Small-subunit ribosomal RNA from Candidatus Peregrinibacteria bacterium CG_4_9_14_0_2_um_filter_41_14, 1461 nucleotides, folded computationally. The organism belongs to Candidatus Peregrinibacteriota, within Bacteria. Rfam family: Bacterial small subunit ribosomal RNA. Rfam links the family to the GO terms ribosome and structural constituent of ribosome.
[in-house]
């Protein structure tokens, strides 16, 4: 010394990296809404733009002489001469990157007024202004050797010093008086105070896409000049000076005390106040003076403004007010010198837009108020509501109280030290009266972030700081009610700091997130072993000086408090000096040997360069043998071959590369290096310890090397092979595949200088558990000796691992651990490694390297899923093996489409389509047309009338409307009541209207698949994992074993139902009878229980026995967590919305049955395993009183008549059919097939036209087994056959649900298709591959680059001209210069060539962005040709291909090494 907070946003979730955004504070602020008072401050940040008007610097008569006034007082005014002051005060910040400022030190200098000390102040002279006269000019003003006059104006003389010059001698230089008689002045010298000039160390902006700059430049000598040092200036001489510690150039900027922020270190800033500097319309210049190169002075030039008689003049608000203009924006043309201060004066005093005050502005800070206490029928109004109520809310009203404010009245300061004198000001303040009276808004309410509901709107309107809201139930838009926050303010915008450790000194990083230069050598620089002495630069300590005041901090005090102010104190991390300390660092000097190097003896090696040589193979050529193919591919073709290929043999040519050895190996700085031999040559290692003695490490700039591709010149060219050509593939195929093929690949020389130049890991040194390979040395042990083995050690090179580190993955003595030193690099993604500029290059291009704009992410690692044209294992009528179908025909039925007044609605891959519907002629019915009703067809409440009810009749299509008749019931306290009907009134009814994406319930599907989870524990920073994995086994997460897991739940299984065997009981019906069959009820039985094999002798499995049944006996019911916003608002229920004489209700008729067509599901067939005819045998489940209906009779038949029996084991339905026996048909559109149509009948029903079913006769269509494709089924199953029921008056039923009869074939198996499960792997997917995503083209918008040029700007250079002015020179006989002439310098101006910067520019280039445009599909999985990097060529595009490289490639196999056993 009192001080440190985070949050939102990348993901399905996680950790990390990383940006964006927010919460805080501040402001000379502005804008929006609002606004009571007071105090104290502040107030043109923009145009250093232009300024009307007034004022801002005068004063002195005690320096002087005129003139005027006068009370006649040597009073007053007073131009002019003279003195002092106008260099201060006031303003502004344009310029300035500099000794301008800050700070430290210094001195070669000056200093009016002021203070101290010493000396002097003598005697004279000549002018001049004002004034007068004359003249010029419009004015401003001016002229005259025309006439006067004074001085503290001016001049010389004297004197003199401690003054000046000079070594000295000697020489030189002053003055002014006034007056009230006490003083004030004057001159010289010395000193002081304060002020100023000059010099100097250090400090404080950006840019290297500014790297070289400089000629008075750097120094010397001499001279000049200045107050003073100095190239300050000049002459001569020399050639220096500055610069990577950033010169020079460009941009920006007044600096500081301080202010804001921050825990601090810092960062930003430089309003007000204070110190310094600079400036005064722009540029230049001097004069005067103590002081200026002078804001309210002068001269000149320029621009602008004004006056003018056109000849000429005047001006400078960045002083105070004020005006215009610019701008988002910044005040009164005020009062006073009363105070403080300044100028002059002896003083009185005068002047003072400095200052003191007032005015305006919520611009800021501070303070106060807008009332207080009671007051519940919790009033009304408004809002919400589940309709019960709740909120606003003690809030209001009402009652009582108070008066800060406010208004009126009365009094009334201090500020004056100092006699007079108060602008502020009748102000502050005090007293008194009145009356709650005069006084509340703004923003917000999805999260961050305190605060929630309703209505409106419907991806519209709009909001938004970030994330994001809004597409009909918006706490996010707009309004309202309510709430939250702050409050005379509140919000927004802008800017700064903070949070941001997001530039990291405090206090970050670089394997994969952004980030290690491709590698090495090495100058400067940085860092540096051990020891002794010395020094004291760094370092440390103390002291002194300074660090202005104000501010900040602390104490005390004054305004009622506070803001504000006064006073005192400490601090002020800085700078300088002095003194001390000497451990460390540094300097100097001297030693040492552990770092480094030299040397000796050995050693390994694809290290490099050059030359020579070798064999195998490809190709080509020749000859020979030989004949029809070869080659190539997934399959082909182009291609070669009867002119003889391929193949085989022999011979030859030529180029390139070096099999095996070979390896995890070796060498090299990296790139890279491989047949053998020779020559030359670099580095490394070990052992020895002779020598040097820190000689070292790192390294900006620099230099050298640097794969492949590429370039230049000249060679060479076998093979391979960009480009190119052809053949395929394909929708296309500028590709992948194939056949050819040129640059190139090779050599020499020269360029290029880049790669995934990678271990994505800079270099050096030291330290820190172990294990195991391998390469090259050395030592020890063993042995007679050697080898082998074992142990130790040095140098490399691999793997595993501890501690530690890491976001994790991983690293782990070859560190990514622990430390030291040096270098390089990073700071969100894109734009972009791009543009411009520069350097290099022959070019290609390389290096260096931005911005505008745009997004809220981009990214790393790991997790759970999903997916893969990744892998492993397993299952399923999934395939295969079989049987039968569908797809072709006709018909039935459903759907789409079309049509229609309507063809009501829903369902659409699997999981819609003989589905809702298990039965549309009316009804149903929801649709259409027409006709009607409006409290309604239906419910509750109220009122009135009537019992209810039944029958007849009229109009009408009916609904409906009207008329007539019959009938008077039940209970009763005698009033009435209950039920019902009619009429009326309003609350309400009603809706198959919308939303299945607001819902409940129900259902489908994955799937009867074996999975889905939890508790505790353990592991991980965490998401999460483990359990649930693994080895077996199972139908099964079934069971066993293992195992950081142990248990548990929902699922599986079992329990339930039916069937199969037996037993017991009962016996209506059934049977001629019966132990039986049958029916019902209750039990038994099956559990891998027994035996054997296999197995971990576990689970289990295989086989067997017995048994009616054997390994789940068969079938059913039973459907985990969840998925599909799956289906259903039309089954029902239901929120919200909508309709209310209609979207409700009633009625008639029509429609849902339409028909070019398409699809689904079925039936019947196509026939001889059949059709037809005759005979004949055997079921089961069911149903039946508005019913099933027997026998019998009629009819060809449907059916009718009939009536027995049956409320059902009793009667009926009820003849089952295929089957079996016999006959016939004889391969054909038929004796198959039956559609279609005609005629005639039957039945149901008010009704059979649209639009029913059945029967008979006649008619006799397509169809001869069905393309691609596709469905079902594993045993009493498929297939075939009939039969019953529900719905139902009847039936479009060939459908649905059941029942029995006959009754197969096949399964070697899991390669493939489909679906599913488990494990693993990759991923840029998570809406999850129906994913993601790239580029061209087309459209729109935006910013930027290039560009023939155009315009403007600031400088530099050359030349011309040259104002004012200082200085210099000359000027009649002499002297002098206010005069004249000339010269040097020079502002402005003109001109020329070149460069730079900015703006603009037809056109052009890429970039970014924009719900649903075009073309493809490059990437992510092995992404379907693994991807990527460099380079070169090609191509609509993503891209493709060649060469070299990387793994940041999946999968499989092998080798090697490691871990475990």
């Nucleotide at each position: 010394a009192u001080g440190a907070a985070g949050a939102g946003u990348u993901u399905g979730a996680u950790c990390c990296u990383g940006g964006c955004u927010c919460a805080g504070g501040a402001u000379u602020a502005a804008c929006g809404c609002u606004g009571g008072c007071g105090g104290u401050g502040u107030g043109u940040c923009u145009a250093a733009u232009a300024c009307a008007u007034g004022c801002a610097a005068g004063u002195c008569g005690a320096g002087c002489g005129a003139g005027g006034c006068u009370u006649c007082g040597a009073g007053c005014c007073g131009a002019g001469c003279g003195g002092c002051g106008g260099a201060c005060g006031a303003g502004c910040g344009a310029g300035u990157a500099a000794c301008a400022c800050g700070u430290u030190a210094g001195u070669a200098c000056c200093u009016g007024c002021c203070c101290c000390g010493a000396a002097c102040u003598c005697a004279g002279g000549g002018a001049u202004a004002a004034c007068c006269c004359a003249c010029c000019g419009a004015a401003a003003g001016g002229u005259g050797u025309g006439g006067c006059u004074a001085a503290u104006a001016c001049c010389g003389g004297a004197u003199g010093g401690u003054c000046c010059c000079g070594u000295a001698a000697g020489g030189g230089u002053a003055a002014a008086g006034a007056u009230u008689u006490a003083u004030c002045g004057g001159u010289u010298c010395g000193g002081g105070a304060g002020g100023g000039g000059c010099u100097u160390g250090c400090g404080g902006c950006c840019u290297a896409u500014c790297a070289g700059c400089u000629u008075g430049u750097u120094g010397g000598u001499g001279a000049g000049g200045u107050a003073a040092g100095a190239g300050c200036u000049c002459a001569c001489c020399a050639a220096g000076g500055c610069u990577a510690c950033g010169a020079c150039g460009g941009g920006u900027a007044a600096c500081u005390g301080g202010u804001c922020u921050g825990a601090g270190a810092g960062g930003a800033u430089g309003a007000u106040c204070a110190g310094u500097c600079g400036c005064g319309a722009u540029g230049g210049g001097a004069c005067u003076g103590a002081g200026a190169c002078a804001c309210g002075g002068c001269c000149c030039a320029u621009a602008c403004u004004c006056c003018u008689a056109c000849g000429g003049g005047a001006g400078g608000c960045a002083g105070c007010a004020g005006u215009a203009g610019g701008g988002a924006a910044u005040c009164u043309u005020c009062c006073a010198c009363a105070a403080u201060g300044g100028g002059c004066g002896a003083a009185a005093g005068c002047c003072u837009g400095a200052u003191g005050g007032a005015g305006c502005a919520a611009c800021a800070c501070c303070g106060c108020g807008u009332g207080g206490u009671c007051g519940a029928u919790g009033a009304a109004g408004c809002c919400c509501c589940u309709u019960g109520g709740g909120g606003u809310g003690u809030a209001a009203a009402g009652a009582c109280c108070u008066u800060u404010u406010c208004u009126g009245a009365g009094g009334g300061a201090a500020g004056a030290a100092u006699u007079c004198u108060g602008a502020c000001g009748g102000u502050a303040c005090c007293u008194u009266a009145g009356g709650a009276a005069u006084a509340a808004g703004c923003a917000c309410c999805g999260g961050c972030u305190a605060a929630c509901u309703c209505c409106g709107u419907g991806c519209c309107a709009g909001c938004a700081g970030c994330c994001g809201c809004g597409g009909u139930a918006a706490u996010a838009c707009g309004g309202a009610g309510g709430g939250u926050g702050c409050a005379a303010g509140c919000g927004u915008u802008a800017u700064c700091c903070g949070g941001a450790a997001u530039a990291a000194u405090u206090g970050g990083g670089c394997g994969u997130a952004a980030a290690g230069c491709g590698u090495c050598u090495g100058c400067a620089g940085g860092u540096g072993g051990u020891u002794u002495g010395u020094u004291a630069a760094g370092u440390c300590a103390g002291a002194u000086a300074u660090u202005a005041a104000a501010g900040a901090c602390g104490g005390c005090a004054g305004c009622u408090c506070a803001a504000c102010u006064g006073u005192c104190g400490g601090a002020g991390u800085g700078u300088a000096u002095c003194u001390g300390a000497u451990a460390c660092u540094g300097g100097c000097a001297g030693g040492c040997u552990a770092g480094a190097g030299u040397c000796u003896u050995g050693g390994a090696g694809a290290g490099g360069u050059a030359a020579g040589c070798a064999g195998a193979a490809u190709u080509c050529u020749g000859c020979a043998u030989g004949u029809a193919g070869g080659g190539g591919u997934a399959a082909a073709a182009u291609c070669c071959g009867u002119a003889g290929a391929u193949a085989u043999g022999c011979a030859g040519a030529g180029g390139a590369a070096u099999a095996c050895c070979a390896a995890a190996a070796g060498c090299g700085a990296a790139g890279g290096c491989a047949g053998c031999u020779u020559a030359c040559u670099g580095g490394c290692c070990a052992a020895g310890u002779a020598c040097u003695g820190a000689c070292a490490c790192u390294c900006a700039u620099a230099g050298a090397c640097g794969a492949a591709a590429g370039c230049g010149u000249g060679g060479g060219g076998a093979g391979c092979a960009a480009a190119c050509a052809g053949g395929a593939u394909u929708a296309g195929a500028u590709a992948c595949c194939c056949u050819g093929g040129u640059a190139g690949u090779c050599c020499a020389c020269g360029c290029c200088g880049u790669a995934a130049a990678c271990a994505c890991u800079g270099g050096a040194c030291a330290c820190u558990c172990g294990g195991u390979g391998u390469u090259g040395g050395g030592g020890g042990u063993c042995u007679c000796a050697a080898c082998c083995g074992c142990c130790c050690u040095c140098a490399g090179u691999g793997c595993c691992u501890a501690a530690g580190c890491u976001a994790a993955c991983g690293c782990g003595a070859u560190a990514a651990g622990u430390g030291u030193c040096c270098c390089g690099c990073c700071u969100g993604g894109g734009g972009a490694g791009u543009a411009c500029g520069a350097u290099c290059g022959c070019a290609a291009g390389a290096u260096u390297a931005a911005a505008a704009c745009u997004c809220a992410a981009a990214g790393g690692a790991a997790u759970a899923g999903a997916c893969g044209g990744g892998g492993a294992c397993c299952c399923a009528c999934a395939c295969a093996a079989g049987c039968g179908g569908u797809g072709g025909a006709g018909c039935a039925u459903c759907u789409g489409g079309u049509u229609u007044a309507a063809u009501u609605c829903g369902a659409c891959a699997a999981u819609a389509a003989g589905c809702g519907a298990g039965g549309a002629a009316c009804c149903u019915u929801a649709c259409c047309u027409g006709g009607a009703c409006u409290u309604g067809a239906c419910a509750u409440c109220c009122c009135g009338a009537g019992a209810a009810u039944u029958c007849u009749u009229u109009a009408g299509a009916a609904a409906u409307a009207g008329a007539g008749a019959a009938g008077u019931g039940c209970c009763u306290u005698c009033u009435g009541g209950a039920a019902c009907u009619c009429g009326g009134u309003g609350a309400c009814a009603g809706g198959u209207g919308c939303u299945g994406c607001a819902u409940g319930g129900u259902u489908g599907u994955c799937g009867u698949c074996a999975g889905c989870u939890c508790g505790u524990g353990c592991c991980u920073u965490g998401a999460g994992g483990u359990g649930u994995u693994c080895g077996g086994u199972u139908a099964a997460g079934u069971c066993c074993g293992u195992g950081a897991a142990c248990g548990a739940g929902c699922g599986c299984a079992a329990c339930c139902c039916u069937u199969g065997u037996c037993c017991u009981g009962u016996g209506u019906u059934g049977u001629a009878u019966u132990u039986u069959u049958c029916a019902c009820a209750g039990g038994a039985g099956a559990c891998u229980g027994c035996c054997g094999g296999c197995u971990u002798c576990a689970a289990g499995u295989c086989g067997g026995a017995g048994g009616a049944a054997g390994g789940u006996a068969a079938g059913g019911a039973u459907g985990a967590c969840g998925u599909c916003a799956a289906a259903u608002c039309a089954g029902c229920a239901u929120g919200g919305c909508c309709c209310u004489u209609a979207u409700g209700u009633c009625c008639a008729g029509g429609g849902c049955u339409a028909c070019a067509c398409a699809g689904g599901u079925g039936c019947u067939a196509c026939a001889a395993u059949g059709g037809c005819a005759g005979g004949u045998a055997c079921a089961a489940c069911g149903g039946g009183u508005a019913g099933c209906c027997a026998a019998g009779c009629a009819g060809u038949a449907a059916u009718g008549c009939g009536g027995a029996g049956c409320c059902a084991a009793u009667c009926c339905u009820u003849c089952a059919a295929a089957g079996c026996c016999u006959g016939u048909c004889u391969a054909a559109g038929u004796u198959c097939g039956g559609a279609u149509u005609g005629a005639g009948g039957g039945c149901u029903g008010a009704a059979a036209c649209u639009c029913g079913c059945c029967c008979u006769c006649a008619u006799g269509a397509a169809g001869u087994u069905g393309g691609a494709a596709u469905c079902g089924c594993u045993a009493g199953u498929a297939a075939a056959c009939g039969u019953g029921c529900a719905u139902c008056a009847g039936c479009a039923a060939u459908g649905g649900c059941g029942c029995g009869u006959u009754g197969a074939a096949u399964a070697u198996g899991u390669u493939c298709c489909u679906g599913g499960g488990u494990c693993u792997u990759g991923u840029a997917c998570u809406c999850a591959c129906c994913g993601c995503c790239c580029g061209u083209c087309a459209a729109g918008u935006c910013a930027c680059g290039a560009a023939a040029g155009a315009u403007g700007g600031g400088g530099g250079c050359g030349c011309c001209c040259g104002a004012a002015g200082u200085c210099c020179c000359a000027g009649a006989c002499u002297c002098g210069u206010u005069c004249u002439g000339g010269g040097c310098c020079u502002a402005a101006g003109g001109u020329g060539a070149a460069a730079c910067c900015a703006u603009u520019g037809a056109u052009u280039g890429g970039g970014a962005c924009u719900a649903a445009g075009u073309c493809g599909u490059a990437a992510c999985a092995a992404g379907g040709u693994a991807u990527c990097c460099g380079u070169a060529g090609g191509a609509g595009a993503a891209c493709c291909u060649g060469c070299g490289g990387a793994u940041g490639g999946a999968c499989c196999a092998c080798c090697u090494c490691c871990u475990u056993u």